RNAcentral holds the full RNA, with entries from ENA. Large-subunit ribosomal RNA, domain VI from an Acidobacteriota bacterium, 271 nucleotides, folded computationally. It matches the Rfam family "Bacterial large subunit ribosomal RNA". Rfam links the family to the GO terms structural constituent of ribosome and ribosome. Lineage of the source: Bacteria > Pseudomonadati > Acidobacteriota.
Context: one part of a larger RNA
RNA sequence: CGCAGGAGAUUUGAGGGGGCCUGUCCUUAGUACGAGAGGACCGGGAUGGACGAACCUCUUGUGAUCCAGUUGUCACGCCAGUGGCACAGCUGGGUAGCGAAGUUCGGUCAGGAUAAGCGCUGAAGGCAUAUAAGCGCGAAACCUUCCCCAAGAUGAGAUCUCCCAAGCGGGUAAAGCCGCUAACAAGGGCCGUGGAAGACGACCACGUUGAUAGGCCGGAUGUGUAAGCGCAGUAAUGCGUUGAGCUAACCGGUACUAAUCGCCCGUUCGG
Numbered sequence: 001c002g003c004a005g006g007a008g009a010u011u012u013g014a015g016g017g018g019g020c021c022u023g024u025c026c027u028u029a030g031u032a033c034g035a036g037a038g039g040a041c042c043g044g045g046a047u048g049g050a051c052g053a054a055c056c057u058c059u060u061g062u063g064a065u066c067c068a069g070u071u072g073u074c075a076c077g078c079c080a081g082u083g084g085c086a087c088a089g090c091u092g093g094g095u096a097g098c099g100a101a102g103u104u105c106g107g108u109c110a111g112g113a114u115a116a117g118c119g120c121u122g123a124a125g126g127c128a129u130a131u132a133a134g135c136g137c138g139a140a141a142c143c144u145u146c147c148c149c150a151a152g153a154u155g156a157g158a159u160c161u162c163c164c165a166a167g168c169g170g171g172u173a174a175a176g177c178c179g180c181u182a183a184c185a186a187g188g189g190c191c192g193u194g195g196a197a198g199a200c201g202a203c204c205a206c207g208u209u210g211a212u213a214g215g216c217c218g219g220a221u222g223u224g225u226a227a228g229c230g231c232a233g234u235a236a237u238g239c240g241u242u243g244a245g246c247u248a249a250c251c252g253g254u255a256c257u258a259a260u261c262g263c264c265c266g267u268u269c270g271g
Base pairs, nucleotide, nucleotide: 001152005163006162007161008160009159010158011157015149016148017147018146021049022048023047024046025045026044027043033038051106052105053104054103055102059100060099061098062097066093067092068091069090070089071086072085073084074083075082076081110144111143112142117137118136119135120134164270166181167180168179169178170177183267187265188264189263190262191207192206193205194204195203212258213257214256215254216253217252218251219250222246223245228241229240230239231238232237
């Protein structure tokens, strides 16, 4: 821009993409078959591999500063307690998120039309013949079935809902019609607070009639018994207060802070 008014939702599916894999074991059954050796079809069940998708309960990795330990040095006057720097100083753990080596799930089943192949009926050609007329069976291939995209499918689809004619003048038998003016609909955008959304647009949530983010409060989680004080010990240190103190992204709550006030687009019934 189009989809012959504008808008918000919900959709159909032409068409396209993906998927389609397979082993072993048990049973049927040591049966059919076979002199024996050996050893099934069909059917039923179990368990794997690779691949793929989703997810983070478990396991595990990361987790640039969440907790603790610790070396050297400098600083806070000193002690104590802290902070800076040294690869994040080093070390041990670790929330959320993200991941896999973790977890769950998937290929199924079924239908249609067929290939090779196997048939029924059956003439030409009194027989025979699956074929000439006619009718069946038959494969991971084909079309459906499963998942995803999808009406720019210009062949532009469908359904539901919402919105828009107030006045004056001209014109007419009356309308349709023409011009001017007032008003600016539904809805959308800008802007702001943000997001398991994201390169940016986009998408999603919220904007005081508010829990959108931050803060605060409570909880969870992690770390592992803070500081101070007391007691014991010459002291290092230990014990008690104490599962203490601290705690990111998690969960819930709470208007304290910031989403203020507003602006713009979009029109008069639709060739």